[in-house]
RNA sequence: GGAUAGCUCAGUUGGGUAGAGCAUCAGCCUAAUACGCUGAAAGUCGCGGGUUCGACUCCCGCUCCA
Numbered sequence: 001g002g003a004u005a006g007c008u009c010a011g012u013u014g015g016g017u018a019g020a021g022c023a024u025c026a027g028c029c030u031a032a033u034a035c036g037c038u039g040a041a042a043g044u045c046g047c048g049g050g051u052u053c054g055a056c057u058c059c060c061g062c063u064c065c066a
Stems, first nucleotide, its partner, number of pairs: 001065003006022004016053001024040005046062005
């Protein structure tokens, strides 16, 4: 310095509904597949506490990676 969806990452600035791409699944398209288009599913935001009406975000401790 980092840990957020199966993978790669954004979101933290200034606390207010958790997102994108790829992958997966379904539909459209096609003689069929691929490509393309549309949609869906997928998250205890590393773990445990604290502050707050409200925490991925602020504070404390711990674990793991560099």